Overview:
The prediction has a mean pLDDT of 83. Transfer RNA from a Chloroflexota bacterium, 75 nucleotides, folded computationally. Lineage of the source: Bacteria > Bacillati > Chloroflexota. It matches the Rfam family "tRNA". By type it is a transfer RNA.
[in-house]
RNA sequence: GGCAACGUAGCUCAGGGGCAGAGCGGGCGCUUCAUAAGCGCUAGGUCCGUGGUUCGAAACCACGCGUUGCCACCA
Numbered sequence: 001g002g003c004a005a006c007g008u009a010g011c012u013c014a015g016g017g018g019c020a021g022a023g024c025g026g027g028c029g030c031u032u033c034a035u036a037a038g039c040g041c042u043a044g045g046u047c048c049g050u051g052g053u054u055c056g057a058a059a060c061c062a063c064g065c066g067u068u069g070c071c072a073c074c075a
Base pairs, nucleotide, nucleotide: 001071002070003069004068005067006066007065010024011023012022013021018055026042027041028040029039030038048064049063050062051061052060
């Protein structure tokens, strides 16, 4: 340098046009002499950025940025 995949909650990831979710983690409570486990409730997101398409975009398109993989190059 070329190509591809990926970017959504603190972490791991669903959701691929019509109200943003799960598990783990956090907080509060129940239970226990106490802790763990278990159970209930709960907080937490400008969905990487900008622009476009659309009645409507996390999702589709373009361009950037970042991460990863493969290929090439090597003064």